This is a predicted structure of an 83-nucleotide RNA (SAM riboswitch aptamer (S box leader)) from Kineococcus aurantiacus.
């Protein structure tokens, strides 16, 4: 890598750059976006999956909409373990 647990209706946005589509994929809905979305980068934050010296310090991951809804599919995603 593969495989294996664990979790996805809860909570958390402003700044700067960029310029057209994005919400993972099909289908059909629905919604966000030139009042600047997506992304990238800085801060801030929130959650508690691991770790610690036990200070929420330190790895990670999140911060529109239930993984945006409903089917589908050898789905995905994140986090441990393990080699």
């Nucleotide at each position: 890598a593969u495989c294996c647990c664990a979790u996805c209706c809860a909570g958390a946005g402003c700044g700067g750059c960029u310029g057209a589509g994005a919400g993972a994929c099909c289908u059909g809905g629905c919604u966000c976006g030139a009042c600047g979305a997506c992304g990238c980068c800085g801060c801030a934050g929130c959650a508690a999956c691991c770790c610690c010296a036990c200070g929420g310090g330190g790895g990670u991951g999140c911060u529109a909409c239930c993984g945006c809804c409903a089917g589908g599919a050898c789905c995905g995603a994140u986090g441990g373990a393990g080699g």

The coordinates come from a structure-prediction model, not an experiment, and the mean pLDDT is 83. RNAcentral holds the sequence, with entries from Rfam.